[in-house]
RNA sequence: GCGGAGGGCCGGAUGGCCGCCGGGGCCCGCCCUUUGCGGGGCGGUCCCGGAGGAAAGUCCGGACUCCCAGAAGCGACGGUGCCGGGUAACGCCCGGGCGGAGAAAUCCGACGGAAAGCGCCACAGAGAACAGACCGCCCCAGAGCCCGCCUGCGGACGCCGGGGCAAGGGUGAAACGGUGGGGUAAGAGCCCACCGCGGGCCUGGCAACAGGACCGGCACGGCAAGCCCCACCGGGAGCAAUGCCAAAUAGGGACCUCGCGCGGCCUCGGCCGCAGGGCCGCUUCAGCCCCAGGGGUCCGGGUUGGCAGCUUGAGCCGUUCGGCAACGGACGGCCCAGAGGAAUGGCCAUCCAGAGGGGGCGACCCCUUGGACAGAAUCCGGCUUACAGGCCCUCCGCGCAG
Numbered sequence: 001g002c003g004g005a006g007g008g009c010c011g012g013a014u015g016g017c018c019g020c021c022g023g024g025g026c027c028c029g030c031c032c033u034u035u036g037c038g039g040g041g042c043g044g045u046c047c048c049g050g051a052g053g054a055a056a057g058u059c060c061g062g063a064c065u066c067c068c069a070g071a072a073g074c075g076a077c078g079g080u081g082c083c084g085g086g087u088a089a090c091g092c093c094c095g096g097g098c099g100g101a102g103a104a105a106u107c108c109g110a111c112g113g114a115a116a117g118c119g120c121c122a123c124a125g126a127g128a129a130c131a132g133a134c135c136g137c138c139c140c141a142g143a144g145c146c147c148g149c150c151u152g153c154g155g156a157c158g159c160c161g162g163g164g165c166a167a168g169g170g171u172g173a174a175a176c177g178g179u180g181g182g183g184u185a186a187g188a189g190c191c192c193a194c195c196g197c198g199g200g201c202c203u204g205g206c207a208a209c210a211g212g213a214c215c216g217g218c219a220c221g222g223c224a225a226g227c228c229c230c231a232c233c234g235g236g237a238g239c240a241a242u243g244c245c246a247a248a249u250a251g252g253g254a255c256c257u258c259g260c261g262c263g264g265c266c267u268c269g270g271c272c273g274c275a276g277g278g279c280c281g282c283u284u285c286a287g288c289c290c291c292a293g294g295g296g297u298c299c300g301g302g303u304u305g306g307c308a309g310c311u312u313g314a315g316c317c318g319u320u321c322g323g324c325a326a327c328g329g330a331c332g333g334c335c336c337a338g339a340g341g342a343a344u345g346g347c348c349a350u351c352c353a354g355a356g357g358g359g360g361c362g363a364c365c366c367c368u369u370g371g372a373c374a375g376a377a378u379c380c381g382g383c384u385u386a387c388a389g390g391c392c393c394u395c396c397g398c399g400c401a402g
Base pairs, nucleotide, nucleotide: 001398002397003396004395005394006393007392008391009390010389012351013350014349015348016347017346018345020050021049022048023047024046025045026044028043029042030041031040032039033038052373056384057383059382060381061380062379063378064238065237066236067235077234078233079232080231081230082096083095084094085093086092097111098109099108100107101106112229113228117227118226119223120222121221134169135168136165137164138163139162140161142159144157146155147154148153149152177195178194179193180192181191182190196218197216198215199214201212202211203210204209242308243307244306245305246304252299253298254297255296256295257294258293261274262273263272264271265270266269276290277289278288279287315334316333317332318331319330320329321328322327352371354369355368356367357366358365359364
């Protein structure tokens, strides 16, 4: 210098003018209340603070609040799933193991159990799980044809029939262990060595696991993001949670008070008739139903409004100690939006990255353009997703120079 891997950080700067949200001060103005002191509201003015690394998706884990639950066990349902550690907790993080990718740095992995049981294995293929014989290989018998001669024997070739085999070819994601040797008519764990597999043992490691010698026999294909088995974890709802205060209007309840359409009957509370209203827009008839409420005081709930919850917290920064690390401890310092239909904005100037164009041999100069993704809403720990441009550190490989 080129190519690659991992990690951390920033994500426009300064000034002016005009605004917005929250807090505090001043007392200047106005209003309400109070006898007054005082208190409250609105406005003015000054000062201070005012988005993020993801505030996002709402996917996990919690804090907090309400509801449910006497405790334990079992079951159902859901989740997690190599081992150890971290943490308030986690499906997160760190370290390690195993498997896979890469030349390496490094990256990826739902990574418990398939000899508990059930189920499934497309297409192709002869055969897909107590398998199978298409091509092929080999043996026997037969007929054919050719060759040789020692003339009835030997050999070559394909065909038909019977049988053996699974080495080789072929299909497939996968073919019932792999490689090599012996063996055989040809073959085959048939036998042997190594590898693989299984078993208990020994060694190392907290463990996952690794290594070793021995024994066994080739039995035991794959799938559990199919059922299932094993281990562990798990009540429900969410700040529009929830608590407190309170007005008008409507409606509910309690008490007090005024009143009970007319006539008749009686056992004094009902019945009957008439009058009135509704079912039904109007008229008539019939039927059915209704026909005592008003005023005052108090109580409780809801709507709506206000206040709390609401930001001091598993907080942030620095130093130091322990730890490989995640992280934890100690000490010192700091206070960093709390709105609530929702503020954090707009304009101008200068500058800094970046992009485009022009001039100059060049250093450089001039002009134009120009900063992504996005936007707190109870809070915290994670994961995931989006992101213009830039800076820094560590590591791997190659080339060149010393």